[in-house]
Molecule: SAM riboswitch aptamer (S box leader)
Organism: Alkalicoccus sp.
RNA sequence: CAUUUAUCCAGAGUGGAUGAGAGACCUGGCUCGACGACUCCACGGCAACCUGCUUACGCAAGGUGCCCCUUCCAGCAAAGCAGAGGCUUUGAGUGAUGAAUG
Numbered sequence: 001c002a003u004u005u006a007u008c009c010a011g012a013g014u015g016g017a018u019g020a021g022a023g024a025c026c027u028g029g030c031u032c033g034a035c036g037a038c039u040c041c042a043c044g045g046c047a048a049c050c051u052g053c054u055u056a057c058g059c060a061a062g063g064u065g066c067c068c069c070u071u072c073c074a075g076c077a078a079a080g081c082a083g084a085g086g087c088u089u090u091g092a093g094u095g096a097u098g099a100a101u102g
Stems, first nucleotide, its partner, number of pairs: 001102008013043005021032003026075004044067003048064003051060003076091006
């Protein structure tokens, strides 16, 4: 990197450095941000998958991962409601993460 597969409304922040945008891309909305976001580092924490123990619940925290907002929400399709814009649910799509294979 590709393929397959599972999950994604739960959970978990302080300090330091830096200094302007950030929340993957596009559009619209919303949110975070000079009371310092994002990113990096240190420490701390969480427990999704693998792993270990266990009949199981669960515990541990070794591997990967994660620690604003549901993958922040919508966009596409179907159904229902409404009849001004629209709204709700389900599914798809996109993306992320794990595991397996190449």